A computed fold for a 73-nucleotide RNA from a Pseudomonadota bacterium, annotated as transfer RNA. Its Rfam family is "tRNA". Rfam classes the family as a transfer RNA.
RNA sequence: GGCCCCUUCGUCUAGUGGUCUAGGACAGCGGCCUCUCACGCCGUAAACAGGGGUUCGACUCCCCUAGGGGUCA
Repeated sequence: GGCCCCUUCGUCUAGUGGUCUAGGACAGCGGCCUCUCACGCCGUAAACAGGGGUUCGACUCCCCUAGGGGUCA
């Protein structure tokens, strides 16, 4: 340098055009329980890498950029 793949809450991930102001687990915070802690239960906050395009509508499709990985040279 060419080609291919990935990027979603703090972490790991689901979702792949409309019911999603995006769901789950762990972690965090608050409460209940307990003499206290842990466990358990209830609740709560937190995310679509950036830009542009297509579309009535984009996390989802297309292009560019950035970061990461693989492969060829």